Predicted 3D model of a 593-nucleotide part of an RNA (small-subunit ribosomal RNA, 5' domain) from a mine metagenome.
It matches the Rfam family "Bacterial small subunit ribosomal RNA". Its family is annotated with ribosome and structural constituent of ribosome in the Gene Ontology.

[in-house]
Context: one part of a larger RNA
């Protein structure tokens, strides 16, 4: 002289960014901290609608981009977030090795994705129990479960080659036998079938009207007769135009449902990646030899077991090893690292926060389920403890956010949003989120402002001191002129915001264009308004060490970091007056260097 997760002591405008149980890994009241998927799938209740019964309550059946429950299934819960008990140990650091290994979700590329079955929960009956919960029957679905089929590739077995190698095997290529998969879900188009409507064509047949005909009857006319002609009416035939029927066809709108195609999330198998992690090895980092000998799964084989795998990991046998003053073993401390602190540097200390890796989640122990746990807000046991009981039994676990007693010299709100980042589900909307953004609390720390500036000497009163002449306090007030930070009042007011939603364009990613999203917050920030007005302590002054005198007290009262002062002039106790230092802070203790 620097430093702090500091504390305590006087003193205390403001902001800004940090940080705030170092001690009881003591015990905990409350509430919140992991869930989402209806686009896997099954089932009541609500409510709206629509039939159907019913005088009404109401029943029953159908229905819905509805609401909200139970459940099955799916991913998630292994991350995120705390904590430092335990570990002196391949725990950690770096640097290899794994030819001894895993890898859900992602990415990149190949292939497949056929047929089927038998149950369960919710549900409904019955029963037990105070409760927590349980049993029994009875009915159901599926991306939940099983069988079959296919079977490239993986594996097992017998074999034949190539290449590598540390000679233990490793990669690769082939031949023949065996084992081993899957699952749908949802929009689109509107090509095909299929319901209705309309339009056209064609075919029948029917009806009206009209037109040629043939036949009959009636009237009139001409004729001497045979007959002829003109009109009606009726039948029949053809033809044509209209209606509506029924078939068939085409074309257009509409709809169900089904094939068909084509998207989008899935599913299954193998091969690469990307990130993750497992396990081994070299080397590094604490104290005690007042720990000196330790050791029987011990050390090693061989055989099996077990794991994703290598192994004394584990089991049986067999040998009798193995480690140690280069410090075994034992005892004592302690998470480790990147970094912090100090130092000129070598070094020393230390490991808060922020990041990284580790262990632990009441106390010990064990396993399940998964891709991943021996799994803080998951199970099982066995303890301690707390709480509820109908005494039969049963509930919890803050070293998560917040609070709460309690230990302590001490260390915070039982707030606010998910608006951003980021995580988990989801096609997707959106839901979750005390991770996280932020707000409050603390001068805890760093830093930044401000408490006003300029003039003003008869050098004012006062105060102290004093040789009584005067000295200083002191430009210091006081007056004048001026400013206008923070603090107040007042007005305007944000970046942080794109995602998303809806239109248009678009084959796809996607553009374009409207709209709508902020907890912090009316906060930063600008901008007026008034006015020096609301804002200075603290510690020192014998040396070290910057800073002197009066008084008081008189080895007393008291000081002190060392030397050390105080027994009648004390610059060292106490006060005052001057001074020095540092300043919203300054002493003091504590710690380290």
């Nucleotide at each position: 002289g620097a430093a702090c997760g500091a504390a305590c002591a006087c003193u205390g405008g403001c902001g800004g960014c940090g940080u705030g149980c170092c001690u009881a890994a003591c015990a905990c009241a409350u509430g919140c901290a992991a869930g989402u998927c209806g686009a896997a799938c099954g089932c009541g209740c609500c409510c709206g609608c629509c039939c159907g019964g019913g005088c009404a309550a109401c029943c029953g059946g159908g229905u819905g981009c509805g609401g909200g429950g139970c459940g099955u299934g799916g991913c998630g819960c292994a991350c995120g977030g705390g904590u430092g008990c335990g570990u002196a140990a391949c725990a950690c650091g770096u640097g290899g090795g794994u030819a001894a290994c895993c890898u859900g979700c992602c990415c990149u590329g190949a292939a497949g994705u056929g047929g089927g079955g038998a149950a369960u929960a919710a549900c409904g009956c019955c029963g037990c129990g105070a409760a927590a919960g349980c049993g029994g029957c009875g009915c159901u679905a599926a991306u939940a479960c099983c069988g079959c089929a296919u079977a490239a590739g993986a594996c097992c077995a017998c074999g034949g080659g190539u290449u590598c190698c540390g000679c233990a095997g490793a990669a690769c290529c082939u031949g023949c036998g065996g084992u081993u998969a899957a699952a749908g879900g949802u929009g689109g188009c509107c090509u095909c079938c299929u319901g209705c409507g309309g339009c056209c064509g064609a075919g029948u047949g029917c009806u009206c009207a009209g037109g040629c005909u043939c036949c009959u009857g009636c009237u009139c006319c001409u004729a001497c007769c045979c007959g002829g002609g003109a009109g009606c009416a009726g039948c029949g035939g053809c033809c044509u135009c209209a209606g509506g029927g029924c078939u068939u066809g085409g074309c257009c709108g509409c709809g169900u449902g089904g094939a068909g195609c084509g998207g989008c999330c899935g599913c299954u198998u193998g091969a690469g990646g990307a990130g993750g992690g497992g396990c081994c090895c070299g080397c590094g980092g604490c104290c005690c030899a007042u720990c000196a000998g330790c050791u029987c799964g011990u050390u090693g084989g061989u055989a099996g077991g077990g794991u994703a795998a290598c192994g004394g990991c584990c089991u049986a046998c067999c040998a009798a090893g193995g480690c140690g003053a280069c410090g075994a073993c034992g005892g004592g401390u302690a998470g480790c690292u990147g970094g912090u602190c100090u130092g000129a540097g070598a070094g020393g200390a230390c490991g808060a926060c922020c990041a990284g890796c580790c262990a632990c989640a009441c106390g010990g122990g064990a396993a399940u389920u998964g891709a991943g746990a021996c799994a803080c807000g998951g199970u099982c046991c066995c303890g301690a403890c707390u709480c509820c009981u109908a005494c039969g039994g049963g509930a919890g676990g803050c070293a998560g956010c917040a609070g709460u007693g309690g230990g302590g010299a001490a260390u915070c709100u039982u707030g606010g949003g998910c608006a951003a980042u980021g995580g988990g589900g989801g096609c997707a909307a959106c839901c979750c989120u005390g991770a996280c953004c932020c707000a409050g609390c603390g001068a805890c720390g760093c830093c930044g402002c401000g408490u006003g500036g300029g003039g003003g000497a008869u050098g004012a009163c006062g105060g102290c001191c004093u040789u009584c002449g005067g000295g200083u306090u002191g430009u210091a007030a006081a007056c004048c002129c001026c400013u206008g930070u923070c603090a107040g009042g007042g007005g305007g007011g944000a970046c942080g915001a794109a995602g998303c939603g809806c239109g248009c364009c678009a084959g796809c990613c996607g553009g374009c264009g409207c709209g709508g999203u902020g907890a912090c917050g009316g906060u930063a920030c600008c901008c007026c308004c008034a006015g020096a007005g609301g804002a200075a302590g603290c510690c020192c002054c014998g040396g070290c060490u910057a800073a002197c005198u009066c008084c008081g007290u008189g080895c007393c009262a008291g000081c002190a970091g060392c030397c050390g002062c105080g027994g009648u002039a004390a610059u060292a106790c106490g006060g005052a007056g001057g001074g020095g230092g540092c300043c919203a802070g300054u002493g003091u203790u504590g710690u380290u260097c």